[in-house]
RNA sequence: GGGCCCAUGGUCGAACGGCAAGACGCCGCCCUGGCGUGGCGGAGGAUCGGGUUCAACUUCCGGUGGGUCCA
Repeated sequence: GGGCCCAUGGUCGAACGGCAAGACGCCGCCCUGGCGUGGCGGAGGAUCGGGUUCAACUUCCGGUGGGUCCA
């Protein structure tokens, strides 16, 4: 330098173009003599810029970052 893949809360990880699941972690309440386990509830997220579309996490182009292969 080129090909391919990936980017979603603190971490991991889903989602036909139509309201962004779930798990761990965190906070509150219940439970307990207390801690833990368990139950209920809550806060917290789309890498960036454009295009397409009535509507984009999703499709297209480019940038950035990471992984892998080739040179």
A computed fold for a 71-nucleotide RNA from a Planctomycetaceae bacterium, annotated as transfer RNA. NCBI's taxonomy places the organism under Bacteria, Pseudomonadati, Planctomycetia, Planctomycetales, Planctomycetaceae. The RNAcentral record of the sequence draws on ENA. Its Rfam family is "tRNA". Gene Ontology term of the family: triplet codon-amino acid adaptor activity.